THF (Tetrahydrofolate) riboswitch aptamer from a mouse gut metagenome, 117 nucleotides, folded computationally. Its Rfam family is "THF (Tetrahydrofolate) riboswitch aptamer". For this family Rfam cites "A eubacterial riboswitch class that senses the coenzyme tetrahydrofolate" (Ames et al., Chem Biol, 2010). Its mean pLDDT, the model's own confidence on a scale to 100, is 75. The RNAcentral record of the sequence draws on MGnify.
RNA sequence: GCAGAGUAGGUUUGUGUGCGUUAAGUGCCGGCUGGACAGGGAGUUGCCAGCGGGACGAAAAGAAAUUCCGGUUGAGUACGGGAAGGUUCUUGCGGUACACAGGCCGCAUCCCGCUGC
Numbered sequence: 001g002c003a004g005a006g007u008a009g010g011u012u013u014g015u016g017u018g019c020g021u022u023a024a025g026u027g028c029c030g031g032c033u034g035g036a037c038a039g040g041g042a043g044u045u046g047c048c049a050g051c052g053g054g055a056c057g058a059a060a061a062g063a064a065a066u067u068c069c070g071g072u073u074g075a076g077u078a079c080g081g082g083a084a085g086g087u088u089c090u091u092g093c094g095g096u097a098c099a100c101a102g103g104c105c106g107c108a109u110c111c112c113g114c115u116g117c
Base pairs, nucleotide, nucleotide: 001117002116003115004114009105010104011103012102013101014100015099016098017097018096019094020093021092028054029053031051032050033049034048035047039112040111041110042109060091061090062089063088064087066083067082068081069080070079
């Protein structure tokens, strides 16, 4: 001098478990505070988190049990009607959360170091 490895993290796919569907969360725009960024040092106008504000915005459907009434039966035995923005389950939906596995991207930048030539 040339080439390369490796982080936090981001993204995506799959599986699982949740949350919301009474709209939280996600995404968007400001504010404040804090944090992280390869082995070492520095570190942004980039990244992440917390708090709070603003604008926007949605997909539900089915089944069962419970309970009340009616008449029915040997019998909640078969049935009909009603009730609780209720309960449970199933299938959806949400730019939904977390965990695990795989793929992809990956130190803004500066200095030094490591491996190979």